[in-house]
Molecule: transfer RNA
Organism: Paramuricea clavata
RNA sequence: UAGCUCAGUUGGUAGAGCAUUGGAGUGAUAACCCAAAGGUCGUGGGUUAGAUUCCCAC
Numbered sequence: 001u002a003g004c005u006c007a008g009u010u011g012g013u014a015g016a017g018c019a020u021u022g023g024a025g026u027g028a029u030a031a032c033c034c035a036a037a038g039g040u041c042g043u044g045g046g047u048u049a050g051a052u053u054c055c056c057a058c
Base pairs, nucleotide, nucleotide: 003018004017005016006015020036021035022034023033042058043057044056045055046054
């Protein structure tokens, strides 16, 4: 760091729970179940082929 609470190490194109939406289900709801959407990782710089990760300022 997703609307909220939080994971995410020898640097390798970011996840979970809840919530939301859709489905399924029910006489109708709820719970349970399935799926989806949702992210410039506080801002601005630096290093690096590559930064949520290392460095600096706020």